A computed fold for a 575-nucleotide part of an RNA from a metagenome, annotated as small-subunit ribosomal RNA, 5' domain.
[in-house]
Context: one part of a larger RNA
Parts: sequence; C1' cells; structure tokens
RNA sequence: UAUGCUUGUCUCAAAGGCUAAGCCAUGCAUAUGCCAGUAUGAACAAAUUCUACUGUGAAACUGUGAAUGGCUCAUUAAAUCAGUUAUAAUUUAUUUGAUAGUACCUUACUACUUGGAUAACCGUGGUAAUUCUAGAGCUAAUACAUGUGAAAAAACGUUUCUUCGGCGACGUUGUAUUUAUUAGAUUCAAAACCAAUCGGGGCAACCCGUUGACUGGUGAUUCAUGAUAACUUUUCGAAUCGCAUGCUCUUGCAGCGGCGAUGCUUCAUUCAAAUUUCUGCCCUAUCAACUAUCGUCGGUAUGGUAGUGGCUUACCGAGGUUGCAACGGGUAACGGAGAAUUAGGGUUCGAUUCCGGAGAGGGGGCUUGAGAAUUGGCCACCACAUCUAAGGAAGGCAGCAGGCGCGCAAAUUACCCAAUCCUGACACAGGGAGGUAGUGACAAAAAAUAACAAUACAGGGCCCUCAGGGUCUUGUAAUUGGAAUGAGAACAAUCUAAAACUCUUAUCGAGGAACAAUUGGAGGGCAAGUCUGGUGCCAGCAGCCGCGGUAAUUCCAGCUCCAAUAGCGUAUAUU
Repeated sequence: UAUGCUUGUCUCAAAGGCUAAGCCAUGCAUAUGCCAGUAUGAACAAAUUCUACUGUGAAACUGUGAAUGGCUCAUUAAAUCAGUUAUAAUUUAUUUGAUAGUACCUUACUACUUGGAUAACCGUGGUAAUUCUAGAGCUAAUACAUGUGAAAAAACGUUUCUUCGGCGACGUUGUAUUUAUUAGAUUCAAAACCAAUCGGGGCAACCCGUUGACUGGUGAUUCAUGAUAACUUUUCGAAUCGCAUGCUCUUGCAGCGGCGAUGCUUCAUUCAAAUUUCUGCCCUAUCAACUAUCGUCGGUAUGGUAGUGGCUUACCGAGGUUGCAACGGGUAACGGAGAAUUAGGGUUCGAUUCCGGAGAGGGGGCUUGAGAAUUGGCCACCACAUCUAAGGAAGGCAGCAGGCGCGCAAAUUACCCAAUCCUGACACAGGGAGGUAGUGACAAAAAAUAACAAUACAGGGCCCUCAGGGUCUUGUAAUUGGAAUGAGAACAAUCUAAAACUCUUAUCGAGGAACAAUUGGAGGGCAAGUCUGGUGCCAGCAGCCGCGGUAAUUCCAGCUCCAAUAGCGUAUAUU
C1' cells in the first nucleotide's frame, strides 16, 4: 500500500502518485472604480436653488493585473539540485528616499489651455453557426498627437579697442543618446633656470635666505564624478484631476497662495531575475576509447544579447576528455529538506503540503509586456476530436468538482469569501488560492461495553477464650439490592458566513431476552485442551517441522481456554 472480517464515543486527518504526461460532456477556477482620467445612457433617485457640471451609476474608452497562484513528475545522471562563490559581466514594473528655473533662435505668437479621431449610443445590415462583424451618423480623455514661457552670476570660444591695467560685442553652456579626447594625483633628495610672495644687505647693478595651494571610493578597473568636441528617426523637462477657498494692494479680464492624487527623467533602495566559482549522484566493461565534414579545445575580430561566453560567423592554431571509468547503455530516476529502521557503522524510501527545476496532447515559432519562448494568448504542422444547412466554424481539466478508460489501487458536478493571504483604479469588488461541510477503519491521540454492597458457598493471612469465633479480604453465584453514568433521543443557548459536529444543558434514556466485541489461535516454534461428537492418508489443516490410513492434543463442529482488543487476520515491498 491493497484486501478480508468486525466497528459504540471523541479529537485529528492522508486521499486517481504507482497502471494511461490516456481521453474528456457540463459548470465554475481572473478580474478590477476612488473625493481624485473619460458620463448628456433617451438608466435610477431626489430635491431645492440656480445653474456649464456636481448624487448613484450599466455600458464603453483608458490604466493595472492576468508571468502570481493551483496541478503534475513525462523528460532529465555533472543535467536538475544542495551547500558555497562571483557580477569590476548584467536587466529590474512595483516599493521607499533623493532628483529637473537653462526648451525660442527671432519682425505679424493660443498659453486661462492647441489638433484630429474613435468607442459606448443611435440607425441600416450579412451568415445555419462563434465572445464573427460591415456600412452610415454623433461625442470625450491622464487615449493618440502637437506645443509656449520664467532669475542672477559665472565659465569657455571668436573678436574690436587698448595707456597692456582692462572694457565692450557676438556665440555657446539643462538632461538623455552615440563616439573620441582629457582630469580622476600620491615612494625622495640635491642643484640650476623662469614667474611670483616675504625678509635682510646695498646709492644702484645685484647678492643671500624664505615660501609655493586642490583631487572621492575599492583588494583591484577604462569606477564614481567632472571637462572638451561633435552626434541623434532628439528622451525628459506636467496643455492632467480632487478638496478647501484665503491673502495683498497699485481694485485689475491683477498678483500671490494650502493640502494630495496621477504622471515623468536620472541615481540609489526594495522585490527579484539571469548567468556564474568550488565540491558532491544510483546500476553497468556482455560499453575502452570518445570528441572535429556541420565547433570538438584555444586565440583575434565581427555579429548577437540586458550582459559574459564558440552563443554565432570569418581567419588562425591543434587541441579537449579517459582505468581516480571518459564515451555509451539502463533506471519500475525530477533533486533537496526529509521518512522508516538501526547499539555503533549502516540499509531502504523520498510522486506527495516547504525550497529549487521542468511541462501543459507532441515538437516548433511568435506577439504583447518591466517580466513569457505564456498555452484558462496567438500562428502553423502531427495525433486526437466537436458542431454544420457541407459553404464553413470551433478545441486542449498534469486547476476544482464530475465522467470514461486503466487497473490490486484512490472522495461531492456541495457551501462561502467569515479567517489566512493575493490582485485591482480599491476601506467597498473578485479569488474551486484558501476556508467549511460531505465521503473517508490511510495513519495518529484519548477512551465505554460496567462499578459497589449484602447473602450463600469455597479458600487465604492474622488474633483468640481453638467442636469454634473474630477481623482483613481473594474468588465463585441462572440470588438480592439500590446507587452511577453516557451511547441514543431532544427544548435551548453556544459554535458558525450560514449550518453541522463539539463543549454546555432542561426533559426522556440499563437488568441479561440487553444498549449483548471482535479477530485469530489452543502439537512445537508460541500464550492456551491429551474434553466430547463427526471424518478415516478422504475431506482438509499446515509460513516451517509436521497432522489425517477407526480412540486425530493439528481436519469439520460443540464446550472450555489463550493472545491482542475497537480492532484483528492475510498478501506484498522494505528495515
């Protein structure tokens, strides 16, 4: 694990893995709305007072999610995986913290706000048919596009003038992209020269002495960061939304202004991801050599990638693995954490709830996206297979239920989002994730089926006045007695999303004919009969030894007894 017999209570609880990763009718399993993107539904509801709108809100556009979860174990043997490294070789929606005054190139400019569409809607239709759609007519945006403007200073380049002290003029300078150049320092002396600072000597020429500045991080970089020159199908730098409405005077079609929502650039952070270092795996030599035309091993460059890399291509070299078992084959092989057993060492198992991997009938390819080589997305092919009016159309349960098939072998087409969490524009919706019941002797915990007394009888110990009595008990009773309880039934409350169960609990509820315990055994191993009837080497039992041929301790029965007990037997695998 399966199965046979049996089964009262209560808690807990595995469950179509093994065989067919075989096939599937039907239903459901992924959706989502706030004060805050878009409402003229010819939808609903009100009121009150004037208004452009203001409440609720189907549908639809837009945004996000759908790459999580759940299922299964077919593949897979240095692969996965485990422990341990690396990313200075990379991407990262979201979270959280920082972060942007530079936009124009110039005469006549929308910046209190620009442009054109489209759905829902309305109407006309097509097809046997689908979550099929065509044509006409409207109308929105945080959809899709376009596009203005704001300080001071400084630096650099070109250059006019110049008393060489300066003063003007013009141009450029946000951020991102690509390329090139450059700074990003640091071992320690001396002398000379040049320019400058200060001191001394000297009329002076000059001489002697002195001082001389900034640079982050790592074990390590072409790092961070800065600068220059160009480059670009020129990235971003808000034409968005809600709630409050205030302050200032120069009263103007004035200026200034709060809270917070959404969006956006770059850097970090977080959530991750992708590669990666070292070591480690079952059986097999009736597998001893393997690898390269078509990458095998290395180098240089190109391409590709988020990035490294023979990942790819070109050229060049001839390498790389192997008796410490390569390569090949097998596996009724997903790996690990773990499980069983065990004195220690070990042996066997691990499909299965946690972590990692892989897969969605089989291969292959792709779109969208921060993220997929996605299948409850798409496109082909192969194998299955559904509807059809025969023209066509639709499909993928190794999600939850359920069905067929397969088999030794496995549950309800139930209820619910109340809990745990997840997703969304979200306090509100959704979730077969998940929970709750149903089935359920997979396992596991607790634990009823009686207890007591009297009497009678049979003992035992102790004491005494020993024909006997007393006391304390051990049993046995077709004897008698009241007490005690839940199994069950059931108002109620509790529990619960709602129930059910449980825990509480009024009221019923025990005398043998019940409310009645079984499963195996009784020769040995191995606890327990030399009792009775039947059978007669037959029927049968018996793991093994053996029993049975007319007195069977072993068969079939009755009685009695033994073992475990709500469980016990059998088969198989394993220790």

The full RNA is in RNAcentral, with records from SILVA. It matches the Rfam family "Eukaryotic small subunit ribosomal RNA". Its family is annotated with ribosome and structural constituent of ribosome in the Gene Ontology. The prediction has a mean pLDDT of 81.